[in-house]
Context: one part of a larger RNA
C1' cells in the first nucleotide's frame, strides 16, 4: 500500500460498487422454458337469458378453458470449480469437415395410400400408470412421377424431393433439391504453462506400415496382418497441488503474489456408466441401467435430485429478501396481437469497500463555575462553555414533480430534482502518549495485579500496570487479528 475479510468499541446522511473464500454437505416450499388455432382433429363447465310437462331443453358463455397429434425452442440464458498439469488454457498457424434459424442465387412444389393419438367402449392397479377393441385429421408417416443442380459409378449407367396454411385474390408465410456466404462448432501442429529425483527408467494398441471398419472429418479412433519401434537427465514415468486467461494487488522497474466481482475459454450437474432424439447433447430443471440417500405405499410397487432465484438445516470467524416488474435491454415461440423469461432491470438487508457531505458560523475574558496540577502565588482545561448576533447543507414536514418511451405502455416511484416552512435544532467516536513513534503529570498497586510488535516495564515516589486530568493521531469510523507485495 492492499483485501469478497472477520472480531472489539462506536455509528448521522447520500451515491456507486460488493456480499458462503468453509460442506461439489443435505434440502421443506414457491417460482426459474415455453410457445404456435395462420399445421391438425376433437372440444367442456360454472355463470347468464328464455322456455318448461319441473324430469329437463334451447341459446350464450365458446370454437373459450383444459388435454392430444404436429412444428420450433428446452444444446441458449443462469450456477459451480469437484475433476483436469494437458483430450485444458494462451498465442500463432493449418486442412481432411459439419453448420437449424439468417442472407444471396438456380430449379421445383405433380399424383396416390395406409396408420396412430385425442375420443368412445371394456379391463387391471392403492398409486405412478397401463392393457385390449373400435373411429379419425394433419405441415405426422409411406409410395409413384419428375430432376437445373446433387450423390454413387466398372463411365455403360444407377439413386434420391416436396406440404401446405392464410388472403383484401394482388399476394404473404412456408415446403423440397442444390450452390455460395455469414455465424457457430469439431479436428491437427508449434511454443509457453506449479512443486518433488528421499520418484530413473516408462510403454505392447505401445511406435510405424499395409488393408479394412468407423466418423461430418484426419488419425491405432477400432480390427487383422507385418516390422520393432516410441518417450526419457533439455527430467520421461510416478507422487502432490491446481480450472486457464484478459486481468487484480504490490513495486521506480525487473519481479513477486493472486485468478472474488466483469469478460473469453474449459469442465461438471446426487455418484458411476450408456446411448436415444436432434443442425447441434452423450443433454443442470430429458431418457435408460447400477449405487448411496430421502419420501409415498394397500408391501405388489412407485417418486426425487437447488453447483438456477429466494429460502431451511448443518459446517464456520464469516457472507443478504421464501420482495416487485417484464417498463427498458436481450432471449424463445408466433404472420401478428401477444405469451413465457428468479436472464435482466429494480427495490430490501449489511459502514463490507470507495467517494462525497454533515454534526454549525461569527463574536465572546468576569480568563465564570467545576475538574486536574501546584513552590498555594498560581497554572491548565480555555474562546472552550455560558451570553449576544446569524445561517439551515443533510435529516424532518408540506406542495410541485421528471428523463429513462417512439403514437401507446414506467416495476423503479410520488423516486431523482425544484419550492416553501420550523428550529442549533436530530447527528462523535476510537486508538495511543518509555524508545522505535506524534503525544506527561497525579493517584492506586508493590516482581502482585498486570502490560508487551521488538527492546523490555512492575520487588514503595512506575511518563511502560489500573484510574483520572491533560495531550497526540485518525475520524463515521478507529483499533486488533489474518493474508499478500
Nucleotide at each position: 500500500a492492499u483485501u469478497g475479510a472477520a472480531c472489539g468499541c462506536u455509528g448521522g446522511c447520500u451515491g456507486c460498487a460488493u456480499g458462503c473464500u468453509u460442506a461439489a454437505c443435505a434440502c421443506a416450499u414457491g417460482c426459474a422454458a415455453g410457445u404456435c388455432g395462420a399445421a391438425c382433429g376433437a372440444g367442456a363447465a360454472a355463470g347468464u337469458g328464455c322456455c318448461u310437462u319441473c324430469g329437463g331443453g334451447c341459446a350464450u358463455g365458446a370454437g373459450u378453458a383444459a388435454a392430444g397429434u404436429g412444428g420450433c425452442g428446452g444444446a441458449c440464458g443462469g450456477g459451480u470449480g469437484a475433476g483436469u498439469a494437458a483430450u485444458g488454457c494462451a498465442u500463432a498457424g493449418g486442412a481432411a469437415u459439419c453448420u437449424g434459424c439468417c442472407c444471396a442465387g438456380u430449379a421445383g412444389u405433380g399424383u396416390g395410400g395406409g396408420a396412430c393419438a385425442a375420443c368412445u367402449c371394456g379391463g387391471g392397479g392403492a398409486a405412478a400408470c397401463u392393457c385390449g377393441a373400435g373411429c379419425u385429421a394433419a405441415u405426422a408417416c409411406c409410395g409413384c412421377a419428375u430432376a437445373u443442380u446433387u450423390c454413387c459409378u466398372a463411365c455403360g449407367g444407377g439413386a434420391g424431393a416436396a406440404a401446405g396454411a392464410c388472403u383484401u385474390c394482388g399476394g404473404u408465410c412456408g415446403c423440397u433439391a442444390u450452390u455460395g456466404g455469414a455465424u457457430g462448432a469439431g479436428c491437427c501442429u508449434a511454443u509457453g504453462u506449479c512443486a518433488g529425483a528421499u520418484u530413473a527408467g516408462c510403454u505392447u494398441g505401445u511406435u510405424g506400415g499395409u488393408a479394412g471398419g468407423g466418423u461430418a472429418a484426419u488419425g491405432g479412433c477400432c480390427u487383422a496382418c507385418c516390422a520393432a519401434g516410441g518417450c526419457a537427465a533439455c527430467g520421461a514415468u510416478c507422487u502432490g497441488u491446481a480450472g486457464c486467461u484478459g486481468g487484480u494487488c504490490u513495486g521506480a522497474g525487473a519481479g513477486g503474489a493472486u485468478g472474488a466481482u466483469c469478460a473469453g475459454c474449459c469442465a461438471c450437474a446426487c455418484u458411476g456408466g450408456g446411448a436415444c432424439u436432434g443442425a447441434g447433447a452423450c443433454a443442470c430443471g430429458g431418457c435408460c441401467c447400477a449405487g448411496a440417500c430421502u419420501c409415498c405405499u394397500a408391501c405388489g410397487g412407485g417418486a426425487g435430485g437447488c453447483a438456477g432465484c429466494a429460502g431451511u438445516g448443518g459446517g464456520g470467524a464469516a457472507u443478504a429478501u421464501u420482495g416487485g416488474a417484464c417498463a427498458a435491454u436481450g432471449g424463445g415461440c408466433g404472420a401478428a396481437a401477444g405469451c413465457c423469461u428468479g436472464a435482466u432491470c429494480c427495490a430490501g438487508c449489511a459502514a463490507u469497500g470507495c467517494a462525497g457531505c454533515g454534526u454549525g458560523u461569527g463574536u465572546g475574558a468576569a480568563g465564570a463555575a467545576g475538574g486536574c496540577c501546584u513552590g498555594a502565588g498560581g497554572g491548565u482545561u480555555g474562546u472552550a462553555a455560558a451570553g449576544c448576533a446569524c445561517u439551515u447543507u443533510c435529516a424532518g414536514u408540506a406542495g410541485g414533480g421528471a428523463a429513462g418511451a417512439u403514437a401507446a405502455u414506467g416495476a423503479c416511484g410520488g423516486u431523482a430534482c425544484c419550492u416553501a416552512c420550523a428550529g442549533a435544532a436530530g447527528a462523535a467516536g476510537c486508538a495511543c502518549c518509555g524508545g522505535c513513534u506524534a503525544a506527561c503529570u497525579c493517584c492506586g498497586u508493590g516482581c502482585c495485579a498486570g502490560c508487551a510488535g521488538c527492546c523490555g516495564c512492575g520487588g514503595u515516589a512506575a511518563u511502560a500496570c489500573g484510574g483520572a486530568g491533560g495531550g497526540u493521531g485518525c475520524a463515521a469510523g478507529c483499533g486488533u487479528u489474518a493474508a499478500u507485495c
The part of an RNA shown here (small-subunit ribosomal RNA, 5' domain) has 485 nucleotides and comes from an uncultured bacterium. The RNAcentral record of the full RNA draws on ENA and SILVA.